Predicted 3D model of a 72-nucleotide RNA (transfer RNA) from a Nanobdellota archaeon. It matches the Rfam family "tRNA". The family's RNA type in Rfam is transfer RNA. Model confidence (mean pLDDT): 84 of 100. Lineage of the source: Archaea > Nanobdellati > Nanobdellota. The sequence was found in a public genome assembly.
RNA sequence: GGGAAGGUAGCUCAGCGGGAGAGCACAUGACUGAAGAUCAUGGGGUCGGGGGUUCGACUCCCCCUCUUCCCA
Numbered sequence: 001g002g003g004a005a006g007g008u009a010g011c012u013c014a015g016c017g018g019g020a021g022a023g024c025a026c027a028u029g030a031c032u033g034a035a036g037a038u039c040a041u042g043g044g045g046u047c048g049g050g051g052g053u054u055c056g057a058c059u060c061c062c063c064c065u066c067u068u069c070c071c072a
Base pairs, nucleotide, nucleotide: 001071002070003069004068005067006066007065010024011023012022013021018055026042027041028040029039030038048064049063050062051061052060
């Protein structure tokens, strides 16, 4: 330099045009002598950045940026 995949909650990821979600983690309560396990409830997100298309964008298109892999 060329190509491919990816960037969404603290972590691992799903979602692929119309409600931003799961598991784990965290907080509170129940339980316990205490803790763990278990159960219930809850907090937490500029969906990498900018622009475009659309009535409407995490989702489609363009540019930039970062990570991983392949080729040279």